[in-house]
RNA sequence: GAUUUAUAAAGAAGCGCUGAGAGAGUAGGCUCGAUGACGCGCUGGCAACCUGCUGCACAGUAAGGUGCUAAUUCCUACCUAAUAAAUUAAUUAGGAAAGAUAAAUC
Numbered sequence: 001g002a003u004u005u006a007u008a009a010a011g012a013a014g015c016g017c018u019g020a021g022a023g024a025g026u027a028g029g030c031u032c033g034a035u036g037a038c039g040c041g042c043u044g045g046c047a048a049c050c051u052g053c054u055g056c057a058c059a060g061u062a063a064g065g066u067g068c069u070a071a072u073u074c075c076u077a078c079c080u081a082a083u084a085a086a087u088u089a090a091u092u093a094g095g096a097a098a099g100a101u102a103a104a105u106c
Stems, first nucleotide, its partner, number of pairs: 001106007013043005021032003026077004044069003049065002051062004073098001078095006
C1' cells in the first nucleotide's frame, strides 16, 4: 500500500518549543486561532480493537501492542422514504460513497 471484517452522538489535558494558519481532499457552510491555534516533544488521561487472566460462552478484569485526547468522522454534497411546500430548494430518518482506527490476510 491492497482486500475483508468491525466500530464511531459516549470518553479523555497540562507544560515546553514553534509561529500562522488549522479543522483528510474538492466545494459550500460553520468553527478554532497572536489570550498562540495547527504541528512537534514530555508528562498525564480516555477507551478497550488485539493481548494476558477468570470464564463453556456472555461477561468481568488488567493495560503489554495499537489508537484517541475541540465541535457526531464539525455539518452538507450521492440514493431512498416521509413531511411541509411547489420546482429552486428545505427539514427529518435510513442507506451509500469517501476518509479514520483496529484486527486478519496478501